[in-house]
Molecule: RNase P RNA; transfer RNA
Organism: Cellulomonadaceae bacterium
Order: sequence, then C1' cells, then structure tokens
RNA sequence: CGAGUUGGCUGGAUCGUCGCAGCCCGUGGGGAUCCCUGCGGGGUGAGGAAAGUCCGGGCUCCGAAGGGCAGGGUGGUGGCUAACAGCCACCUGGGGCAACCCACGGGAUAGUGCCACAGAAAUCAGACCGCCUCGCACCGGAUGGUUGAGCCAGCGCUGCAAGGCGCGUCGGUCGAAACCACGCGGUGCAAGGUCAGGGUGAAACGGUGAGGUAAGAGCUCACCAGCGCCGUUGGUGACAGCGGCGGCUUGGUAAACCCCACCCGGAGCAAGGCCAAGCAGGGGAUGCUGGAGCGCUGCCCGCGCGAUAUCCCCGGGUAGGCUGCUGGAGCCGUGGAGCAAUCCACGGCCUAGAUAGAUGACGGUCACCGGCCGCCGGAGGUCACGCUGAGCGCGGCCCCGGCUACCGGCACAGAACCCGGCUUAUCGGCCAACUCGUCCG
RNA sequence: GCUCCCAUAGCCCAAUUGGCAGAGGCGGCAGACUUAAAAUCUGCACAGUGUCGGUUCGAGUCCGUCUGGGAGCACCA
Repeated sequence: CGAGUUGGCUGGAUCGUCGCAGCCCGUGGGGAUCCCUGCGGGGUGAGGAAAGUCCGGGCUCCGAAGGGCAGGGUGGUGGCUAACAGCCACCUGGGGCAACCCACGGGAUAGUGCCACAGAAAUCAGACCGCCUCGCACCGGAUGGUUGAGCCAGCGCUGCAAGGCGCGUCGGUCGAAACCACGCGGUGCAAGGUCAGGGUGAAACGGUGAGGUAAGAGCUCACCAGCGCCGUUGGUGACAGCGGCGGCUUGGUAAACCCCACCCGGAGCAAGGCCAAGCAGGGGAUGCUGGAGCGCUGCCCGCGCGAUAUCCCCGGGUAGGCUGCUGGAGCCGUGGAGCAAUCCACGGCCUAGAUAGAUGACGGUCACCGGCCGCCGGAGGUCACGCUGAGCGCGGCCCCGGCUACCGGCACAGAACCCGGCUUAUCGGCCAACUCGUCCG
Repeated sequence: GCUCCCAUAGCCCAAUUGGCAGAGGCGGCAGACUUAAAAUCUGCACAGUGUCGGUUCGAGUCCGUCUGGGAGCACCA
C1' cells in the first nucleotide's frame, strides 16, 4: 500500500423568532377549601432501535395459583442473571491459507413410521448382468476303447508279361464311419452358492494387502479408519490423551410420532383501586340443598361460593375524573474481583409522563456527504514540442490532494405501566485490535 | 395498547402421512355453430404457492424472520 476479519463509538452543533406539553415561582379573575382559567419568569422534554410483539421478568388481580392427566417450551458443558430461546468462556463437528465464522448441538443398539423416481435390492435387504458348483439336453474338439468298410504287405489261381480274379489270417506307427467313455469347451433350461466387479440412486452393509475358496466374502490374518466396553491420566464438566478387549462394521430422518432430562397455574395497565354521571326493562333455559351453575384455558379429583339463583338472547345508559404513573434489576465516574459475561465498594446525579396523544417550523453561521466552476501543489500515466542522441525541460489531458464560491442532501424512525434480551430498518462518519499478500529497510 | 387469525392464477378455492414443480370453477383469448350476437361445444394461455432463510435426498405442507390484510377486547344497570 492492497485485500479482509472482529469489536466499539457517533446518530449533527450553535444563535435568533414563533409555537407545543408537563413542573416550579410570582400575580390577576371565577366558582367556594379544592379545582378551573389568564399573564409574566425559570427549568425540563424520545431512541439505538422508542419498531416487530418473538422470548424472559417485575407489577397487579384471580380460589390453598392444591394434585394428576393432557398441553406447551427448552436441549453440548460450565458460568452470569430477577429470568430467558439472552450473554460469556470452553468442548465437539463443519467452512476458510489465516484472522475468524456457522451449528434447534440430547437419544436412530427403547419402539413405531417414512425414504418418491431410478435400481436386482432402500433395512432382520437383495441375485439383473457377471463369477462359481451340480444336473439335463444339444453342438464342437482331443484322447482312449470296441466294432470295422476300405487300403497296403502277403498268399493262392490265371497270364509270356503288364495285369486280372479271389482270400486277406493271433500281419500293419494305415484307416472312413458308428457306438461308448470323459478332471475339455460352448449354448440353452433348471437348482443352488456369491456381493469382490458393473450399473442406479441423495443414500448400497468399512479401506489396502495377503491367505483362503468351486467362485467369493471380516471367512481368517496384518495395518489403517470407525463404533462399543473396560482401565488409567488430565479437566468442575462437555471432552481429550494413552493402553487393553470385542471382527462389533450398526444407512438417513426426531424443525415425523416418540423416549429422556429440565422448566411452565392463568390473565394482562382496556391488569387493578377510588369517585362521579346516567338508564328500562323484556324473553328463554336450567336449578332450588342427594344442588344447576360459577369461581380466568381442556378433562378428572379436591377446595370455596351458591337460590330475590346462574347462564343465554334482545333492549337501555355512560364512554368523565383521580390513581396505578414513573426513583428504577436507574444513569455517570473511580477503584477492586474475574479470561469474560458479570458482580462488589465508594462518590455524584434526577433525566418525558402525553391520553387522540406534546418534543415542531423558519432563518443565519459552522461541521459532514455528493456534484460542478476556478486556482495551487504532486513523486504517477499519456500525447505533442524544444535542446545534436541517452536524458532533460516545457505545455495540454487524465489521476491524486488542498483551498474558495455556488447548488443539492443530511438516514431509519418516534415514548403510551416499567425493565433485560433477540430480530428487523438505518444516509454516512470515526476509532481500536488482528490476519493474509506485495514492496522497502 | 393488548390478544388472536389468514395469505396458492385477475377472482373463488383443492392438493392424503413431506414425494412426478401444483387440480377445478368463474373470468380471458382463439375456433366451431349463427346473417350477427347470446347460450352451447372444442382448444389454449395465465401460479412457481406473500418475502427471506433453515431442516430434509426432496417443502404449498415442517421451523424461524419479515411484509400485507382481517377479527376481537371498556364500564354500569
């Protein structure tokens, strides 16, 4: 310098004018012991997400918030916390050269279900091709055996001779053909063996080598990988290391049912409390103590209330005030414990409470971002010119930085009982730590 | 403010226990019939299941996030 990773901060400043909502002080008016209202002054007045309402708590009420079933949630380990599905640290697995990132990360040898298409076979698996064994049929080949036409030698007859005819045997390294046999080959059929090889699929029952076998196979053996069990060492633990044993080789899916461990009573500030104002009741169902029904989710039990009762439907009235309400797991600073989340001690501070909902508008200056005109600087690139060439100088354009003027912009969004998280939205700016690459010293 | 529900073609709606990327009706377009139209018949097109991510071999379906829409909730007698 370039490319990244992680964490954090900020979310315009200031002045003037006008305006809004609470609070305090002073003062005036009106009702009459407490409110309403006018004027003046002072001080305060949105967020990192106030949002989504996805989790968790505080607070309030409900019946002893009691038991069981059902239901819901969480899911590596340890810690933090009021609590959590949050945070911190670590473990395991995966990704990245690395900094670092990601994981709903218990159980698939508890059981059940599912795994489309393709494929022979999808889980107590399977035989399509291939390989092997046996049987039967057919074909081929070699060899052996038997029979043996024929040929040759030989013999006999005949002929002067060549030759012809007959026989041809316990003569032949001759031999057609037929039949029989087979440690042979091929084809087909049938019965089995086999998972090494082929091919299918997201997924196919460990890998390499040797032995072994009819052919094969953890079938056996050596090494490697994985799993389980046992022992031992380290660690609080998840887990890791080492040693031994077992040929054990076991598919995936639980964000399918389910099993295991732990947690969960319900509702929500329209909770709840007090006051004021106003009205009109009617109908139906059930039940009246062996009891309907109600009591803040379903079912059962238990408990309480329960007769001028309870529930449902139609109709009616008010939609006003006070409280809850903001001082709180609060904020800031310093010190300490801890790797950290976080906790402890001390000191300081008070910092919105509206109710159809206040926190705004305009203008000036400054800051920030973008565009553009001009000027200045530059160690770079390119084009043209000059100096006799290498080279140097100078000018134009591009690029980078700065200054000035002008124009435009300045995000997401906005309290509603209060907190802790998560998630999502967000123009930009700044800081820190770390990693990789290149160059220079 | 609080508590719930829903989203599949222009509209209305199906899709078994997750399994061929999705059925049907209305509507639209074209053709036939008709002098022309309506009705009828035939054919065609129209979705990538509101968004983004995850689990899985595979997602309309299961899980999370966001977006849009809808419903209910006061007190008195």